[in-house]
A computed fold for a 344-nucleotide part of an RNA from Ehretia macrophylla, annotated as small-subunit ribosomal RNA, central domain. The organism belongs to Ehretia, within Eukaryota. The full RNA is in RNAcentral, with records from SILVA. Rfam family: Bacterial small subunit ribosomal RNA. Gene Ontology terms of the family: ribosome and structural constituent of ribosome. Its mean pLDDT, the model's own confidence on a scale to 100, is 87.
Context: one part of a larger RNA
RNA sequence: CUGGGCGUAAAGGGCACGUAGGCGGUGAAUCGGGUUGAAAGUGAAAGUCACCAAAAACUGGCGGAAUGCUCUCGAAACCAAUUCACUUGAGUGAGAUAGAGGAUAGUAGAAUUUCGCGUGUAGGGGUAAAAUCCGUAGAUCUACGAAGGAACGCCAAAAGCGAAGGCAGCUUUCUGGGUCUCUACCAAUGUGGGGGUGCAAAAGCAUGGGGAGCGAACAGGAUUAGAUACCCUGGCAGUCCAAGCCGUAAAUGAUGAAUGUUCACCCUUGGUUUACGUGGAUUUGGGGCCCAGCUAACACAUGAAACACUCCGCUUGGGGAGUACGGUCACAAGACCAAAACUC
Numbered sequence: 001c002u003g004g005g006c007g008u009a010a011a012g013g014g015c016a017c018g019u020a021g022g023c024g025g026u027g028a029a030u031c032g033g034g035u036u037g038a039a040a041g042u043g044a045a046a047g048u049c050a051c052c053a054a055a056a057a058c059u060g061g062c063g064g065a066a067u068g069c070u071c072u073c074g075a076a077a078c079c080a081a082u083u084c085a086c087u088u089g090a091g092u093g094a095g096a097u098a099g100a101g102g103a104u105a106g107u108a109g110a111a112u113u114u115c116g117c118g119u120g121u122a123g124g125g126g127u128a129a130a131a132u133c134c135g136u137a138g139a140u141c142u143a144c145g146a147a148g149g150a151a152c153g154c155c156a157a158a159a160g161c162g163a164a165g166g167c168a169g170c171u172u173u174c175u176g177g178g179u180c181u182c183u184a185c186c187a188a189u190g191u192g193g194g195g196g197u198g199c200a201a202a203a204g205c206a207u208g209g210g211g212a213g214c215g216a217a218c219a220g221g222a223u224u225a226g227a228u229a230c231c232c233u234g235g236c237a238g239u240c241c242a243a244g245c246c247g248u249a250a251a252u253g254a255u256g257a258a259u260g261u262u263c264a265c266c267c268u269u270g271g272u273u274u275a276c277g278u279g280g281a282u283u284u285g286g287g288g289c290c291c292a293g294c295u296a297a298c299a300c301a302u303g304a305a306a307c308a309c310u311c312c313g314c315u316u317g318g319g320g321a322g323u324a325c326g327g328u329c330a331c332a333a334g335a336c337c338a339a340a341a342c343u344c
Stems, first nucleotide, its partner, number of pairs: 003316004007298002012312001014199004022191002025086006033079002035075004040070003048064002051061003091185002093182005101175003105171003113147004118142001123134002160167002204245002207242003213239002218234004256311002259308003265288004270283005293300001317344003326337004
């Protein structure tokens, strides 16, 4: 490689858009490249296989095969091509509709902290217990006022939205996508996608701001045999904003995407509909349970891990190692591609 596989044993790319190549609805007509039937020619000799010869070998003779190629005459289902139609896949339109989808500007209240001022006096804080720490230079507590930053309680939910990452106070402006119903339009315009491009939590990097709380590093106090920790008191970066870079996560549903088929029951988001009933029908999502089936088992089970089909990615004993070398990218940190010796 093949075969078998990829929820948990090795293995689904973090997610999307999309180029090449792949695969692809229905009905006709044409064509005859692929395909297929028949015939002919050719397929040197040696070789190979069978037979013959006093004949095991060699040698000699004779025949076959050589699955191929060329040409001629046919067939027209399928694949390809061309043309004409169709509408159920895809899309457009109209009318509704839900939403923490994204960006932007403004703004509210609670709380923490700090500051100012008043009252007030000896403690406060912290812990399993303490101490470091704060406090008679008046703290903690309490009343009023001010400043500033960050996060948005209740509502709140197995809820909703988004391709994923993710998204939550309220309001403005701009804007993407979805769902339902309806009939009209278009007429296969689809799907998946090697390379490629874009997006992508947190941390980190660089520039300029900001800095309340929290808080790697660091310092001190405890604990302990020790304690470079867990606990406590502090606390620089960071966390926040703007515009850049980085491109990784247990980026998880540990489950790639699309399409079709498949026993019941229960709850629920958003539509439509009905005889208006605490009921039913239908559809889009989100959950629970379960039949068949599947699975090594656990479990999955119309949101499949069932039954099929298409395309992509990945796997091949453990360690060495996601390392070395080399290359590309990056300001750097590093990222991506990615071995072998050796060893069990």